[in-house]
Context: one part of a larger RNA
Molecule: small-subunit ribosomal RNA, 5' domain
Organism: uncultured bacterium
RNA sequence: GACGAACGCUGGCGGCGUGCCUAACACAUGCAAGUCGAACGGAACUGUUUUGAAAGAUUUCUUCGGAAUGAAUUUGAUUUAGUUUAGUGGCGGACGGGUGAGUAACGCGUGAGUAACCUGCCUUCAAGAGGGGGAUAACAUUCUGAAAAGAAUGCUAAUACCGCAUGACAUAUCGGAAUCACAUGAUUUUGAUAUCAAAGAUUUUAUCGCUUGAAGAUGGACUCGCGUCCGAUUAGUUAGUUGGUGAGGUAACGGCCCACCAAGGCGACGAUCGGUAGCCGGACUGAGAGGUUGAACGGCCACAUUGGGACUGAGACACGGCCCAGACUCCUACGGGAGGCAGCAGUGGGGAAUAUUGCACAAUGGGGGAAACCCUGAUGCAGCGACGCCGCGUGGAGGAAGAAGGUCUUCGGAUUGUAAACUCCUGUUGUUGGGGAAGAUAAUGACGGUACCCAACAAGGAAGUGACGGCUAACUACGUGCCAGCAGCCGCGGUAAAACGUAGGUCACAAGCGUUGUCC
Numbered sequence: 001g002a003c004g005a006a007c008g009c010u011g012g013c014g015g016c017g018u019g020c021c022u023a024a025c026a027c028a029u030g031c032a033a034g035u036c037g038a039a040c041g042g043a044a045c046u047g048u049u050u051u052g053a054a055a056g057a058u059u060u061c062u063u064c065g066g067a068a069u070g071a072a073u074u075u076g077a078u079u080u081a082g083u084u085u086a087g088u089g090g091c092g093g094a095c096g097g098g099u100g101a102g103u104a105a106c107g108c109g110u111g112a113g114u115a116a117c118c119u120g121c122c123u124u125c126a127a128g129a130g131g132g133g134g135a136u137a138a139c140a141u142u143c144u145g146a147a148a149a150g151a152a153u154g155c156u157a158a159u160a161c162c163g164c165a166u167g168a169c170a171u172a173u174c175g176g177a178a179u180c181a182c183a184u185g186a187u188u189u190u191g192a193u194a195u196c197a198a199a200g201a202u203u204u205u206a207u208c209g210c211u212u213g214a215a216g217a218u219g220g221a222c223u224c225g226c227g228u229c230c231g232a233u234u235a236g237u238u239a240g241u242u243g244g245u246g247a248g249g250u251a252a253c254g255g256c257c258c259a260c261c262a263a264g265g266c267g268a269c270g271a272u273c274g275g276u277a278g279c280c281g282g283a284c285u286g287a288g289a290g291g292u293u294g295a296a297c298g299g300c301c302a303c304a305u306u307g308g309g310a311c312u313g314a315g316a317c318a319c320g321g322c323c324c325a326g327a328c329u330c331c332u333a334c335g336g337g338a339g340g341c342a343g344c345a346g347u348g349g350g351g352a353a354u355a356u357u358g359c360a361c362a363a364u365g366g367g368g369g370a371a372a373c374c375c376u377g378a379u380g381c382a383g384c385g386a387c388g389c390c391g392c393g394u395g396g397a398g399g400a401a402g403a404a405g406g407u408c409u410u411c412g413g414a415u416u417g418u419a420a421a422c423u424c425c426u427g428u429u430g431u432u433g434g435g436g437a438a439g440a441u442a443a444u445g446a447c448g449g450u451a452c453c454c455a456a457c458a459a460g461g462a463a464g465u466g467a468c469g470g471c472u473a474a475c476u477a478c479g480u481g482c483c484a485g486c487a488g489c490c491g492c493g494g495u496a497a498a499a500c501g502u503a504g505g506u507c508a509c510a511a512g513c514g515u516u517g518u519c520c
Base pairs, nucleotide, nucleotide: 001519002518003517005516006515007514008513009512012392013391014390015389016388017387018385019384020350025348026347027346029345030344031343034091035090036089039088040087042085043084044083045082046081047080050077051076052075053074054073059068060067061066098303099302100301107228108227109226110225111224112223113222114221117220118219122216123215124214125213126212127211128210130164132162133161139154140153141152142151143150144149170195171194172193173192174191175190176189177188178187179186180185200208201207202206229275230274231273236266237265238264241263242262243261244260245259246258248256278300279299280298281297282293283292284291285290305326306325307324308323309322328339329338330337331336356382358381359380360379364378365376366375367374368373395425396424397423398422405416406415407414408413429461430457431456432455433454434453435452439447464509465508466507467506468505469490470489471488475504476503477502478501479500485492486491
């Protein structure tokens, strides 16, 4: 000098930051990933059209028995419009957010390579969308179960699923030609054969979609050179190990996996083993070289209760998906089930120690949707903490009877000290009242009646902490008497202690000051 700090004493305000470094310990509760009815068939509700049924107010006629009329009401069928939506289907849940356990590794950084690769949505270009089929959820009925949930039968739709047709600059195999090269080869062109596509919706006029191919962009995958902590009181290590052939697998190369064959591979230029650790841009310090560090912000990686596994998908071996096993917690009718805060808040625990179960989608961005819009603990804000940095204030000018009081005293005085009182002034801040934004674009503002502006009021509400022997700026008195105590080092204290304790005074910094810890 620095800090994600803590502790002691003290504490007025604002702005910007920042806040579980320990138990990757366990978690009550709420929220954090949905959306689309312009993909689909239903269901419910509300109107509407037509038409039955029930009961029937009123009015008219009456031979008083009744007949006709048919409002409001209830309940069916039917037409049509709208709203909502469990289910099928699509896209998104692989982003965003968290944590640093593991990892000494192509993990990261940097520079290359892929003639060994993939890429949904987006952009550009080329071509196409013909004609069929069988199911299934929802629903209904029945059954099982305490529940979670499941089964059987029957019905139905689609942009769900499956054949057929058409196909190429696609893919595969077999050929020809040209150009080039970086070992396997690459590119272009030309034949033959074989194999594969599609879906519709709507305000009805355009748009959004669908299929195949070629390019781009974006995102990823793999390979390699170099760099990347400590220990030799770790010296040998390795059997899919090193290489080959063949087959499999992958988007792709490869012992990646397998069969067979060979006996190799690594190592004092430190293998192997053990310990520690996420890496970097950066940050702190330093004149620099260097040393230390990796909180916050940004990039990459890894992980999601522990271990393993795959499914779906353009993308995962998937934090708020699935399956299995383990530990733990909860429910149970004991047969069986449910769960995963290292998301945001919050709780217990651990600890010297670290915040609200807040507001809003107004902005920025993300997902879905044609859109309206919906969702978004990302984000924007607010709350708490002097935790840090920066800024401001706690008044200004005058004022000597050098007041009183305190302290010291050689008792004369000295000092506190222009300090106070007192006089005049100001209004930063504060309080009250009034006005009142930008951030948003025509509308829409959580923040927020906030920032800011105006007026009034009144010096009124706002100073402490540490030190004073030397290092080191700042001294006297009393108390104590090697006691009590101090102390970073030297060292103080045993009767006049500037070193302990108290008081007065002084010095330093100041809403902080000191102590402790760590790094330079």